[in-house]
RNA sequence: CGAGUCGGCCGGGCGGCCGCGUCGGGUCUUCGGGCCCGCCGAGGAAAGUCCGGGCUCCACAGGGCGAGGUGGUGGGUAACACCCACCCGGGGCGACCCGCGGGAAAGUGCCACAGAGAACAGACAGCCCGGCCCUCGGGCCAGGUGAUGGUGAAACGGUGGUGUAAGAGACCACCAGCACCCCAGGUGACUGGGGUGGCUCGGCAAACCCCACCCGGAGCAAGGCCAAGAGGGGCGAGCACUUCGGUGCUCGCCCUGCGCAGGCGCUCGAGGACUGCCCGUCCGAGCCUGCGGGUAGGCCGCACGAGACCGCCGGUGACGGUGGUCCUAGAUGGAUGGCCGCCGGCCUGCGUGAGCAGGUCACAGAACCCGGCUUACAGGCCGGCUCGUCCA
RNA sequence: GCGGGUGUAGUUCAAUGGCAGAACGUCAGCUUCCCAAGCUGAUAGUGCGGGUUCGAUUCCCGUCACCCGCU
Numbered sequence: 001c002g003a004g005u006c007g008g009c010c011g012g013g014c015g016g017c018c019g020c021g022u023c024g025g026g027u028c029u030u031c032g033g034g035c036c037c038g039c040c041g042a043g044g045a046a047a048g049u050c051c052g053g054g055c056u057c058c059a060c061a062g063g064g065c066g067a068g069g070u071g072g073u074g075g076g077u078a079a080c081a082c083c084c085a086c087c088c089g090g091g092g093c094g095a096c097c098c099g100c101g102g103g104a105a106a107g108u109g110c111c112a113c114a115g116a117g118a119a120c121a122g123a124c125a126g127c128c129c130g131g132c133c134c135u136c137g138g139g140c141c142a143g144g145u146g147a148u149g150g151u152g153a154a155a156c157g158g159u160g161g162u163g164u165a166a167g168a169g170a171c172c173a174c175c176a177g178c179a180c181c182c183c184a185g186g187u188g189a190c191u192g193g194g195g196u197g198g199c200u201c202g203g204c205a206a207a208c209c210c211c212a213c214c215c216g217g218a219g220c221a222a223g224g225c226c227a228a229g230a231g232g233g234g235c236g237a238g239c240a241c242u243u244c245g246g247u248g249c250u251c252g253c254c255c256u257g258c259g260c261a262g263g264c265g266c267u268c269g270a271g272g273a274c275u276g277c278c279c280g281u282c283c284g285a286g287c288c289u290g291c292g293g294g295u296a297g298g299c300c301g302c303a304c305g306a307g308a309c310c311g312c313c314g315g316u317g318a319c320g321g322u323g324g325u326c327c328u329a330g331a332u333g334g335a336u337g338g339c340c341g342c343c344g345g346c347c348u349g350c351g352u353g354a355g356c357a358g359g360u361c362a363c364a365g366a367a368c369c370c371g372g373c374u375u376a377c378a379g380g381c382c383g384g385c386u387c388g389u390c391c392a
Numbered sequence: 393g394c395g396g397g398u399g400u401a402g403u404u405c406a407a408u409g410g411c412a413g414a415a416c417g418u419c420a421g422c423u424u425c426c427c428a429a430g431c432u433g434a435u436a437g438u439g440c441g442g443g444u445u446c447g448a449u450u451c452c453c454g455u456c457a458c459c460c461g462c463u
Base pairs, nucleotide, nucleotide: 001388002387003386004385005384006383007382008381009380010379012343013342014341015340016339017338018337020041021040023038024037025036026035027034028033043363047374048373050372051371052370053369054368055219056218057217058216062279063278064277065276068214069213070212071211072086073085074084075083076082087101088099089098090097091096102210103209107208108207109204110203111202124149125148126145127144128143130141131140132139133138157175158174159173160172161171162170176200178197179196180195181194182193183192184191185190223300224299225298226297231256232255233254234253235252236251237250238249239248240247241246258292259291260290261289262288263287264286271283272282273281274280307326308325309324310323311322312321313320314319344361345360346359347358348357349356350355393462394461395460396459397458398457399456402416403415404414405413410446417435418434419433420432421431422430439455440454441453442452443451
């Protein structure tokens, strides 16, 4: 210098004018709010809602079945499907990258086409022994064989030898692989070495399934407080008044909670909770359907938290411990914006050039909070490492 | 906020992990004096990116778009 790989970070800056939201102060008020000043005011993903937790309520979480999730080992963590380190397998010359990475000698299932045969193997061609026929080229019949050819993604260990009619783990040597045992290293996954054995056992579990471990449900519209909210309607009884039609008051029962209609139910219990089912336990006076109308009251939850930044210590690392400093959005139809000037980046055009002109600056945007994952993203910065070429 | 489903040719739908089809449509030809009908032929596709597998429309993961339900 070129090519590559991994990690981290930024994601326009400054100033002016106008505007918006919460909060604090002042002031005015018809108490609804208005005006002025000040502080603060989106993100690395606020997104997708794919995992895990906090928080809240339900019976503080019952038993069984089912369903779901995870899947090498050891650690980190509040927890995880996340992260770190290592192991194994695969890819790359390498830095490095990828892996849903338990079990196929527990069972079931599948393996198209081609091919003789696709899982307790099989016999098309070929090779060989025997018999028969024969025009001496060969053909037919019965058997042996699994070495060779061919098919396929995959063909029942590989090479060499012994052996044989031809052959074959039939036998032998070496190698690969499997099961078991022993030794050494490691916390462990596993690795290295040695021995014994039968002689070889296919693949798929992101097919059913088996094994081990995990898992109660719902979600801030959770949930709590206040207000509307005290009544309205029907039936019966009593009392009072009466123009004899009724009206008012009190008591009892029933219905209702926007209205109407229909149905079921009020301890012989509808419906509901443990949210798939059964058992068991518990709550329980309302519930369901149709039509019509109307609408989203206020406050809390709710911004101090597994919090942010800087240092030191421990650890290979994820991370943990400790000291200091800081408080940093809280809307509820939903604020966080617009214009101008200068500077910066990028693109286009002109120009030999300095430069000039124009355009453009991404993805997106809180809504209970947090840890992750994934996805989107104009442009840019920094660092580690690898390979190649050249120079010293 | 919570949950579920779908994506295949221009359209409506099929397809057990094993050569992606059907109907309507479009285009061309034949037929007709011309059109329609009819006959023959062609056309074009698994939303996208990965993975498992010998092999993926199908199985798994991510993503995009659309639809539905509950509150």
This is a predicted complex of two RNAs, RNase P RNA and transfer RNA, with 463 nucleotides together. Rfam match: Bacterial RNase P class A. Its family is annotated with tRNA processing, dimeric ribonuclease P complex and ribonuclease P activity in the Gene Ontology. Model confidence (mean pLDDT): 77 of 100.